[in-house]
RNA sequence: UGGAGAGACCAGGCGACCGCCGGCCUGCCGCAAGGCGGGCGGGAGGAAAGUCCGGGCUCCGCAGGGCAGGAUGGUCCCUAACGGGGACCGGGGGCGACCCCAGGGAAAGUGCCACAGAGAGGAGACCGCCUGCCUGGCUUCGGCCGCGCAGGUAAGGGUGAAAGGGUGAGGUAAGAGCUCACCAGUGCCGACGGCGACGCCGGCAGCUCGGUAAACCCCAUCCGGAGCAAGACCGCAUAGGGGAGCGUUUGAGGGCGGCCCGCCCGAGGCUCCCGGGUUGGUUGCUUGAGACCGCCGGCAACGACGGUCCUAGAGGAAUGGUCGCCACCUCGCGGUGGGCAACCGCAGCGGGGGACAGAACCCGGCUUAUCGGUCUCUCCGACCA
Numbered sequence: 001u002g003g004a005g006a007g008a009c010c011a012g013g014c015g016a017c018c019g020c021c022g023g024c025c026u027g028c029c030g031c032a033a034g035g036c037g038g039g040c041g042g043g044a045g046g047a048a049a050g051u052c053c054g055g056g057c058u059c060c061g062c063a064g065g066g067c068a069g070g071a072u073g074g075u076c077c078c079u080a081a082c083g084g085g086g087a088c089c090g091g092g093g094g095c096g097a098c099c100c101c102a103g104g105g106a107a108a109g110u111g112c113c114a115c116a117g118a119g120a121g122g123a124g125a126c127c128g129c130c131u132g133c134c135u136g137g138c139u140u141c142g143g144c145c146g147c148g149c150a151g152g153u154a155a156g157g158g159u160g161a162a163a164g165g166g167u168g169a170g171g172u173a174a175g176a177g178c179u180c181a182c183c184a185g186u187g188c189c190g191a192c193g194g195c196g197a198c199g200c201c202g203g204c205a206g207c208u209c210g211g212u213a214a215a216c217c218c219c220a221u222c223c224g225g226a227g228c229a230a231g232a233c234c235g236c237a238u239a240g241g242g243g244a245g246c247g248u249u250u251g252a253g254g255g256c257g258g259c260c261c262g263c264c265c266g267a268g269g270c271u272c273c274c275g276g277g278u279u280g281g282u283u284g285c286u287u288g289a290g291a292c293c294g295c296c297g298g299c300a301a302c303g304a305c306g307g308u309c310c311u312a313g314a315g316g317a318a319u320g321g322u323c324g325c326c327a328c329c330u331c332g333c334g335g336u337g338g339g340c341a342a343c344c345g346c347a348g349c350g351g352g353g354g355a356c357a358g359a360a361c362c363c364g365g366c367u368u369a370u371c372g373g374u375c376u377c378u379c380c381g382a383c384c385a
Base pairs, nucleotide, nucleotide: 001381002380003379004378005377006376007375008374009373010372012326013325014324015323016322017321018320020043021042023040024039025038026037027036028035029034045356049367050366052365053364054363055362056361057227058226059225060224064261065260066259067258069223070222071221072220073219074088075087076086077085078084089103090101091100092099093098104218105217109216110215111212112211113210126157127156128153129152130151131150132149133148135146136145137144138143165183166182167181168180169179170178184208185207186205187204188203189202190201192199193198231283232282233281234280241274242273243272244271245270246269253265254264255263290309291308292307293306294305296303297302328353329352330351331350332349333348335346336345337344338343
């Protein structure tokens, strides 16, 4: 100096004026409810978003049994919990820093595998190779070439994403793990290292069985429902009325809010329609798995301890607008410095730009969006000393 990898951070600043939503203090008026003023201080985010996971909190449900449904899937750890995170293992990619993986089971069963191909399965004879039979031609009479039929053969060709260990030797009519040696994989046994996933070493077995489970399925683990419009209190209301249907032991309906069995309750009662009425206030509400700093333990995620701080609470929903100065990015103009040049700097004038987005009970994650900029560590290359 060019390219690249990992991570952290900022989200313009200051001032003036005009507003908006809460809190605290306070003046005047009023019997009170309250009304009109003044002052001080606070008022969006890294994602507040999507609502995809998990938890707190709240209400409802839960005798028992069975079935269904959903989610997750290497190991160990972290955590309130998770489908999140950390470290490691295995596989894949990259020269590398580093990145990616729903990463249990295909030897329980079923399904699927486009096109091509003979065959996509515990497979397959299209060409080829080989044997036998039947024939045709040639012949130097040893045989050679060919048509057809029956069979053997997975070594070779061909198709394909994929045809199922590899190399060599033996073997055979030709072949084949058919047999053997070595290598690779798988399974079993043993030793060693590791908490473990697993690694590594040795031995045995020809065991080599196509792929696919974000296809059904099997295995293991976990899972009640609804959500602050939860819920609580006050106020108001659910009044009175009209009609239809069902049902009273041959059981309507309810408990029961996935379904079934089963159990229990059950009679002027239940369901539906018409018509009538209500939809206001307070609370829940922001002090919490809280934030920051220090220190200790841990590779880390994270945890322990100590100190300091209080940091929005609206409810059709506040957190805003205008102007000025400065800073940032960018475009144009002319000037100036360096350089042969391309180009690189410096100050000036004029114009443009500032993203994504916005609390709604709270918290931990994930994912997605984001103008511009800053910092740290690392890798590969080039140049100079």
This is a predicted structure of a 385-nucleotide RNA (Bacterial RNase P class A) from a Desulfuromonadales bacterium. The model forms 97% of the base pairs in the Rfam consensus. The sequence is in RNAcentral, with records from ENA. Rfam family: Bacterial RNase P class A. Gene Ontology terms of the family: dimeric ribonuclease P complex, tRNA processing and ribonuclease P activity. The organism belongs to Desulfuromonadales, within Bacteria. The gene name in the source record is rnpB.